[in-house]
Context: one part of a larger RNA
RNA sequence: CUGGGCGUAAAGGGCUCGUAGGCGGCCAUCCAAGUCGGACGUGAAAUCCCUCGGCUUAACCGGGGAACUGCAUUCGAUACUGGUUGGCUUGAAGCCGGGAGAGGGAUGCGGAAUAUGUCAUGUAGCGGUGAAAUGCUUAGAUAUGACAUAGAACACCAGUUGCGAAGGCAGCUGGCUACACAAAUAUUGACACUGAGGCACGAAAGCGUGGGGAUCAAACAGGAUUAGAUACCCUGGUAGUCCACGCCCUAAACUAUGGAUACUCGACAUUUGCGAUAAACUGCAAGUGUCUGAGCGAAAGCAUUAAGCAUCCCGCCUGGGGAGUACGGCCGCAAGGUUAAAACUC
Numbered sequence: 001c002u003g004g005g006c007g008u009a010a011a012g013g014g015c016u017c018g019u020a021g022g023c024g025g026c027c028a029u030c031c032a033a034g035u036c037g038g039a040c041g042u043g044a045a046a047u048c049c050c051u052c053g054g055c056u057u058a059a060c061c062g063g064g065g066a067a068c069u070g071c072a073u074u075c076g077a078u079a080c081u082g083g084u085u086g087g088c089u090u091g092a093a094g095c096c097g098g099g100a101g102a103g104g105g106a107u108g109c110g111g112a113a114u115a116u117g118u119c120a121u122g123u124a125g126c127g128g129u130g131a132a133a134u135g136c137u138u139a140g141a142u143a144u145g146a147c148a149u150a151g152a153a154c155a156c157c158a159g160u161u162g163c164g165a166a167g168g169c170a171g172c173u174g175g176c177u178a179c180a181c182a183a184a185u186a187u188u189g190a191c192a193c194u195g196a197g198g199c200a201c202g203a204a205a206g207c208g209u210g211g212g213g214a215u216c217a218a219a220c221a222g223g224a225u226u227a228g229a230u231a232c233c234c235u236g237g238u239a240g241u242c243c244a245c246g247c248c249c250u251a252a253a254c255u256a257u258g259g260a261u262a263c264u265c266g267a268c269a270u271u272u273g274c275g276a277u278a279a280a281c282u283g284c285a286a287g288u289g290u291c292u293g294a295g296c297g298a299a300a301g302c303a304u305u306a307a308g309c310a311u312c313c314c315g316c317c318u319g320g321g322g323a324g325u326a327c328g329g330c331c332g333c334a335a336g337g338u339u340a341a342a343a344c345u346c
Base pairs, nucleotide, nucleotide: 004317005316006315008299012314014201017198021194022193025088026087027086028085030083031082033081034080035077036076037075038074039073041071042070049065050064051063052062053061054060091191092188093187098181103177104176108172109171110154114150115149116148117147118146119145120144121143125136126135162169163168206247207246208245209244210243211242216240220236221235222234223233258313259312260311261310263308266291267290268289269288270287271286272285273284274283295302296301319346320345321344328339329338330337331336
């Protein structure tokens, strides 16, 4: 160097875009760098291998041969890779028209509920639990009604539904904006795929400044329970939960399954579009699911949305603990994140 793997045993980067690099469709032309062949030169000797011989043999030594699989020069070959030139349309992109969607950011509006306040009715309890108590209440609570204010979240519709790269996204509304998809094709003509570094995004919690503060609720206080109860249960309750701007950059960031392309039995359900249609139905494409066959798999299982069969590119793994730690670097206001060992031990 070659050879093994990554859903659950160690191992897929949280996710996109994209630089270098790697890799890449069909036809023809030329070049001949890679590749292949010939010739020539060189590849010291010793060693290794074959053979013959010398010490009684062997080790050892001597002669000869082969080899030294390499390199340079030169002459050729042109299938493949590469390069040049020209062409092609099936990969990719794409004009027009189309329907679908909780995709994104911002605006305005709505009702239910909750809490608080004022007024009214009304009187002795309310609340809470396994049972209670703390708590609230004759300074009139709870309950009921009217009005007002505030903040947050959007019941039903709702669905193995839909959209998004992932995180994630749900009341209604018009304007702004992005993507995917089917159909019918003009156009460009390989413009493709992947992607070390890099840039951007990235739930919740947390941090900074300024607002806001209804609900819920770490911390905290009290009441219970208990041998104890720094808990589970109850009554309260502050950060926070919400908004703007700026950070943080981690998750069981999960399909524990990287991306792209091609191929490989079927059945059923469902979303969207197209074709066809009187309707039922049926055909095609792109999704979303369930079941099953070949095949795969240690098994359970996966099975056209592969964990099947192949190719290309990236990331990652190498016994358990020490340890995702120490030290150092980089990043951060901090919390900490990222990169990442060793001694020792089993």
Predicted 3D model of a 346-nucleotide part of an RNA (small-subunit ribosomal RNA, central domain) from an uncultured prokaryote. The coordinates come from a structure-prediction model, not an experiment, and the mean pLDDT is 89. It matches the Rfam family "Bacterial small subunit ribosomal RNA". Its family is annotated with ribosome and structural constituent of ribosome in the Gene Ontology. RNAcentral holds the full RNA, with entries from ENA.